[in-house]
Context: one part of a larger RNA
RNA sequence: UUGGGUUUAAAGGGUGCGUAGGCGGUCAAUUAAGUCAGUGGUGAAAUCCUAUAGCUUAACUAUAGAACUGCCAUUGAUACUGGUUGACUUGAGUACAGACGAGGUAGGCGGAAUUUAUGGUGUAGCGGUGAAAUGCAUAGAUACCAUAAAGAACACCGAUAGCGAAGGCAGCUUACUGGACUGUAACUGACGCUGAGGCACGAAAGCAUGGGUAGCGAACAGGAUUAGAUACCCUGGUAGUCCAUGCCGUAAACGAUGCUCACUCGAUGUAUGCGAUACACUGUAUGCGUCCAAGCGAAAGCGUUAAGUGAGCCACCUGGGGAGUACGCUGGCAACGGUGAAACUC
Numbered sequence: 001u002u003g004g005g006u007u008u009a010a011a012g013g014g015u016g017c018g019u020a021g022g023c024g025g026u027c028a029a030u031u032a033a034g035u036c037a038g039u040g041g042u043g044a045a046a047u048c049c050u051a052u053a054g055c056u057u058a059a060c061u062a063u064a065g066a067a068c069u070g071c072c073a074u075u076g077a078u079a080c081u082g083g084u085u086g087a088c089u090u091g092a093g094u095a096c097a098g099a100c101g102a103g104g105u106a107g108g109c110g111g112a113a114u115u116u117a118u119g120g121u122g123u124a125g126c127g128g129u130g131a132a133a134u135g136c137a138u139a140g141a142u143a144c145c146a147u148a149a150a151g152a153a154c155a156c157c158g159a160u161a162g163c164g165a166a167g168g169c170a171g172c173u174u175a176c177u178g179g180a181c182u183g184u185a186a187c188u189g190a191c192g193c194u195g196a197g198g199c200a201c202g203a204a205a206g207c208a209u210g211g212g213u214a215g216c217g218a219a220c221a222g223g224a225u226u227a228g229a230u231a232c233c234c235u236g237g238u239a240g241u242c243c244a245u246g247c248c249g250u251a252a253a254c255g256a257u258g259c260u261c262a263c264u265c266g267a268u269g270u271a272u273g274c275g276a277u278a279c280a281c282u283g284u285a286u287g288c289g290u291c292c293a294a295g296c297g298a299a300a301g302c303g304u305u306a307a308g309u310g311a312g313c314c315a316c317c318u319g320g321g322g323a324g325u326a327c328g329c330u331g332g333c334a335a336c337g338g339u340g341a342a343a344c345u346c
Base pairs, nucleotide, nucleotide: 004317005316006315007300008299012314014201015200016199017198021194022193023192025088026087027086028085029084030083031082033081034080035077036076037075038074039073040072041071042070049065050064051063052062053061054060091191092188093187094186095184096183097182098181100179103177104176105175106174107173108172109171110154114150115149116148117147118146119145120144121143125136126135162169163168206247207246208245209244210243211242215241216240220236221235222234223233258313259312260311261310262309263308266291267290268289269288270287271286272285273284274283295302296301319346320345321344328339329338330337331336
């Protein structure tokens, strides 16, 4: 390389948009590039193969043939693929109507809790633990009440629920805004699928500048525990967590399962639509779940939301360690990211 694979054994890119490329619905006409057939030319000799012949045989050599699977030209064929032209509506999209949701961005508002401050009542403890101590407290704490301030998060509803491409999204409300879905079948007429590079988005932590800081809390300090205790437990507590702007670009970024399309028994629950009948069920579409037939699988299991049967395109794997390391290149303020070996060893 071919082949075989990628839920869990090595292996699906974190996610989308999309360039090149690859692949691509139905009908007709035309063309004849691919494709197929004929003919001509060329395809040096030697070699290889076949048949003869010459050295006693063989190797070797000679003669003849075949072959040289290719290329060029030309004449035809036209099913398929391609090109061109015309048409179609089922793929795709648009329109109209409906309805859905923690989808997104910005603003406004709310109550509970917590902490702090002030005032009041009140007196000796509070707090914490397995038990304690550090800590707080007669300069009046803890507890209770009133008032005020601040920041962060939104109990119940709440769900096996919903939405989003993924990351993710939850108090209420306003504005702007993205979307799948259902129905009608009015319009366009293949406009499609995938997608190397590329671009955009991308939890948490971290970085830069400026704010903010209630609670929590790496580091750090103290108290315990212990043989020790750079921990687990306790008392404090800085960065951080929050906001704005700009970076970073990684996660068990997981369904450890790439995207699209078609096909292949059923049962049951649920979310949102639609239809017919009617107040009890049923049909259908799109999602979200559970259980199973066939089939698949090493098994666990998967099973119309496939890991089944096929098609198209992309990504990735090829024994363990060395190693996601070194070197180089490249991105970044840095931290570090991307790309990514070998010696050696088993």
Record summary:
Small-subunit ribosomal RNA, central domain from an uncultured prokaryote, 346 nucleotides, folded computationally. The prediction has a mean pLDDT of 86. The full RNA is in RNAcentral, with records from ENA.